The part of an RNA shown here (small-subunit ribosomal RNA, 5' domain) has 526 nucleotides and comes from an uncultured Flavobacteriaceae bacterium. It matches the Rfam family "Bacterial small subunit ribosomal RNA".
Context: one part of a larger RNA
């Protein structure tokens, strides 16, 4: 000089963008943050219709009734591995870069190919009787599916075994033939469709392995026994000591292993003329965690943040026998700290989950709040105006100087602010109806609807200079000088240093420079 998630003093008119727990990954009170599908299913707890029936007071009341319509909890599906947070942990194939994989998988999507046949037990819901303070259950009974089984069907996939043919750098892909073995399906429908099931192939996501590069410490010199390599088997999607049985004795290291210590990786960022030097907030990738250790289920996918199950520790209900929970999700509390915000609003926009769809539901997300935290922008008036009053300081040769064009007044303007009107654009889809096309189930016009934010941006009118400047320095570095007062005291200080009776260095006043809605001051980096 430049910077920053900044704290602290003073000071403070407005916008518009960004940012905003850096510390305790501490512990949380409340309320939201993941549901959805009746076009799967048995249905009908509640609402509303509408049918039937009795009573009559004739338009009222009770009864029934799954018939519509929608719909609680149950069975079933798809979601819940995603989106959000945080940064503990890791010095690693974590990250980052460029490659393999002939050693894999991949739900929903998209193209194609082909099939959907017969049966058959259960079991929630529901009823009934119980236990229990609850939280949650026990037993009987009886029941449905796009839940579960089972047999059929399959030359397409999978495994076994043989030929042959033509690849690759090999281990060995691939492609055709024979022969055996074993394995599928579901149906709903508003009749358009939508789904199911085997296959092949894209596409998208992972998942392995390798070459390069990724902090400090030698006041850590050796380290290693599933250890390093083989046979086999086991296990996985997959290759692999991954795992296990025997065999062999290997494997890493001063080009720094092993140990400690720090620490998420990048892209980036801020500084520098580079080369470098420091950092890893926000915002995008990638990892890695969910109170703390440890496990596996289900699932295409977790070894699962707002699933389960063990154990801890802490909290909290209890009727004492038992149970209940996990904000590093968005808001908010406490505590810690120099500090860091609303227990706001909306699904209209963008996306995401479910569903034909309507349409749910989303604390992603887009908005508003609150903070000068930062950057940018504007403003707090312009012009004119000398008797150069008055006031305050200074010098005085009693003149005079500055303050000062400053004020006052004159004349004008009207950013913002205030009153008042008006008022977007983000929004065109989805769906509805109708018209073309005809590619026959889609496009493609036309018209309709739909705005959190918001009465905001923005315009227009009406009045007024009317609503709005402070900070911090003035010995030198360094842009700016004098009085007073104090007297090595009180006190300044970034270095030099300053102050002991004339201090331009301390305090106060004038005046003055420098920045300005901000100005200094610690802190940190370069």
């Nucleotide at each position: 000089g430049g910077a920053u998630g900044a704290a602290c003093g003073c000071u403070a008119g407005c916008g518009g963008c960004a940012g905003g727990c850096u510390u305790a990954a501490c512990a949380c009170a409340u309320g939201c943050a993941a549901g959805u599908c009746g076009a799967g299913g048995g249905g009908u707890a509640a609402c509303a219709g509408g049918g039937a029936g009795u009573g009559c007071u004739u338009g009222c009341a009770c009864u029934u009734u799954g018939c519509u319509g929608a719909c609680g909890a149950c069975c079933g599906g798809c979601g819940c591995a995603c989106g959000g947070g945080u940064g503990c942990g890791u010095a690693a194939c974590g990250c980052g870069u460029a490659u393999g994989c002939a050693a894999c998988c991949u739900a929903c999507c998209u193209u194609c190919u082909a099939c959907a046949g017969g049966g058959g037990g259960a079991u929630a819901g529901u009823c009934a009787a119980u236990a229990g303070a609850a939280a949650u259950g026990u037993u009987g009974a009886a029941u449905a599916a796009u839940a579960c089984c089972c047999c059929a069907u399959a030359c397409g996939a999978u495994c076994u075994u043989c030929a042959a043919g033509a690849g690759g750098c090999a281990u060995u892909a691939c492609u055709u033939g024979a022969a055996g073995a074993a394995g599928a399906a579901a149906g709903c429908u508003c009749c358009g469709g939508c789904g199911g099931u085997a296959g092949a192939a894209g596409a998208u996501g992972g998942g392995c392995a390798u070459g390069c590069g990724u902090c400090c410490u030698a006041u850590u010199a050796g380290u290693u026994a599933g250890u390093u390599g083989g046979u086999g088997a086991g296990g996985u999607a997959a290759c692999g000591g991954c795992u296990c049985a025997c065999c062999a004795a290997g494997a890493c290291c001063g080009c720094g292993a092993u140990a400690g210590g720090u620490a998420g990786g990048g892209g980036c960022c801020c500084u520098g003329a580079g080369a470098g030097g420091g950092g890893g907030a926000u915002c995008c990738c990638c990892c890695a965690c969910a109170c703390u250790g440890g496990u596996a289920c289900u699932g295409a996918g977790a070894c699962a943040c707002g699933g389960a199950c063990c154990a801890g520790a802490c909290u909290c209900c209890u009727a004492c026998g038992g149970g209940a929970g996990g904000c590093a999700g968005c808001a908010g509390u406490g505590a810690g700290g120099a500090a860091u915000a609303u227990u706001g609003g909306a699904c209209a926009a963008u996306g995401g989950a479910g569903g034909c769809a309507a349409c749910u539901c989303u604390g992603a997300u887009c908005c508003a709040g609150c903070c000068a935290u930062g950057c940018c922008g504007c403003g707090u008036g312009c012009a004119g105006g000398a008797a150069g009053a008055c006031u305050g300081c200074c010098c005085u040769a009693u003149g005079g100087g500055u303050u000062g064009u400053a004020a006052a007044c004159u004349g004008c303007u009207u950013u913002u602010a205030u009153a008042c009107a008006g008022g977007a654009a983000g929004a065109a889809a989805c769906c509805u109806a109708c018209u073309u096309a005809c590619g026959u189930g889609u496009a493609a016009g036309u018209a309709g609807c739909u705005g959190a934010c918001g009465g905001u941006a923005c315009u227009g009118u009406a009045a007024g200079a009317a609503u709005a400047a402070g900070g911090a320095u003035c010995g030198g570095c360094u842009a700016a000088c004098u009085c007073c007062g104090u007297g090595c005291c009180a006190g300044c200080a970034g270095c030099c240093g300053c102050g002991g009776u004339a201090a331009u260095a301390c305090g106060g006043a004038g005046g003055a420079u420098c920045c300005a809605a901000g100005c200094g001051u610690u802190a940190u980096c370069c």